[in-house]
Molecule: transfer RNA
Organism: Candidatus Nanoarchaeia archaeon
RNA sequence: GGGCCGGUAGCUCAGCUUGGUAGAGCACUUGCCUUUUAAGAUCACAUCAUAGAAAGCAAGUGGUCGAGGGUUCAAAUCCCCCCCGGCCCG
Numbered sequence: 001g002g003g004c005c006g007g008u009a010g011c012u013c014a015g016c017u018u019g020g021u022a023g024a025g026c027a028c029u030u031g032c033c034u035u036u037u038a039a040g041a042u043c044a045c046a047u048c049a050u051a052g053a054a055a056g057c058a059a060g061u062g063g064u065c066g067a068g069g070g071u072u073c074a075a076a077u078c079c080c081c082c083c084c085g086g087c088c089c090g
Base pairs, nucleotide, nucleotide: 001089002088003087004086005085006084007083010026011025012024013023020073028060029059030058031057032056034054035053036052040048041047066082068080069079070078
């Protein structure tokens, strides 16, 4: 230098083929419930039980779709160019 693949939420990715509401899981936030621990109430026991932690459930927050331009009523998706990463060829 050339070719191919990839870049989408904090992370891992789907969606691109066939343009038409931007999504899943994890994470995070809030709420509920359960369990555990347990300040405190009580002379003490029983009992009640705040806060904290964890599991489960529900809801929610979170995006210049790598940058720019073009086509189109409409672009993550199609076209051009550039940037970044990986692989291959020379």